This is a predicted structure of a 161-nucleotide RNA (SAM riboswitch aptamer (S box leader)) from Paenibacillus faecis. The sequence is in RNAcentral, with records from Rfam. Of the family's consensus pairs, 97% are formed in the model. Its Rfam family is "SAM riboswitch aptamer (S box leader)". Rfam's curators write: The SAM riboswitch is found upstream of a number of genes which code for proteins involved in methionine or cysteine biosynthesis in Gram-positive bacteria.
RNA sequence: UUCUUAUCGAGAGAGGCGGAGGGAAAGGCCCGAUGAAGCCCAGCAACCGAUUCGUACCCGGCAGUAAGACGCAUCCUUAGCGCAGCCGCGGGCGAGUGUCAUGGUGCUAAAUCCUUCAAAACCGUGCAUGAUAUGCAUGAGACGGUUUUGGCAGAUGAGAA
Numbered sequence: 001u002u003c004u005u006a007u008c009g010a011g012a013g014a015g016g017c018g019g020a021g022g023g024a025a026a027g028g029c030c031c032g033a034u035g036a037a038g039c040c041c042a043g044c045a046a047c048c049g050a051u052u053c054g055u056a057c058c059c060g061g062c063a064g065u066a067a068g069a070c071g072c073a074u075c076c077u078u079a080g081c082g083c084a085g086c087c088g089c090g091g092g093c094g095a096g097u098g099u100c101a102u103g104g105u106g107c108u109a110a111a112u113c114c115u116u117c118a119a120a121a122c123c124g125u126g127c128a129u130g131a132u133a134u135g136c137a138u139g140a141g142a143c144g145g146u147u148u149u150g151g152c153a154g155a156u157g158a159g160a161a
Stems, first nucleotide, its partner, number of pairs: 001161008013041001015040003021031003025116004042108003047104002049100003052095004057091002059088004065079004112153001117150009127139004
């Protein structure tokens, strides 16, 4: 650097050094001399890690029943029939985010600050046609808004190349 996968509306300092920038990109909107970035300390969380209990989810082993070619048995195969069998430092899942935090990261303004592409639903404006001027009805689907879903991009962990 690329690929795969999980997560991204919770949480975390009125500390020291430092001095002007920062919030990935673009457009917004913000933060910043009442002190930005960066470094140190402190903290948060629990991805990697450790660990307890449960499990009529899977896998493996053992025991047992029935059926299948065979005369029988063993072996083998099958079983949405039952005992809902026993065992496993096997896996998965769950447990007010189960519990822990020595280590490897990560994180500590605002939802990943918001939007950025597409679809659906609803609302509004506009268009055409009908009719009695409006209200109204029907149709086509333009523009804008709200919500939801998916995608793109990004961040972080774990694994791989």